This is a predicted structure of a 73-nucleotide RNA (transfer RNA) from a Planctomycetota bacterium. It was read from a public genome assembly.
[in-house]
RNA sequence: GGGAGCAUAGCUCAACGGUUAGAGCAGGGGACUCAUAAUCCCUUGGUUGGGGGUUCGAAUCCCUCUGCUCCCA
Numbered sequence: 001g002g003g004a005g006c007a008u009a010g011c012u013c014a015a016c017g018g019u020u021a022g023a024g025c026a027g028g029g030g031a032c033u034c035a036u037a038a039u040c041c042c043u044u045g046g047u048u049g050g051g052g053g054u055u056c057g058a059a060u061c062c063c064u065c066u067g068c069u070c071c072c073a
Base pairs, nucleotide, nucleotide: 001072002071003070004069005068006067007066010025011024012023013022018056027043028042029041030040031039049065050064051063052062053061
């Protein structure tokens, strides 16, 4: 330099173009226990990387930028 892929909660990941974007772990509160751990219950947490476009409707499709990874040279 050329090509491809990925970006969603603090972390790891789901979500057919269609109701309010969810789960596990982590965090907070509670139950249990003499107490702690474990276990159980409840719960907080999101500009879906930024911008633009298509559409009645976009995490999802298209363009562009940024970051990361891989392949070729």

Model confidence (mean pLDDT): 83 of 100.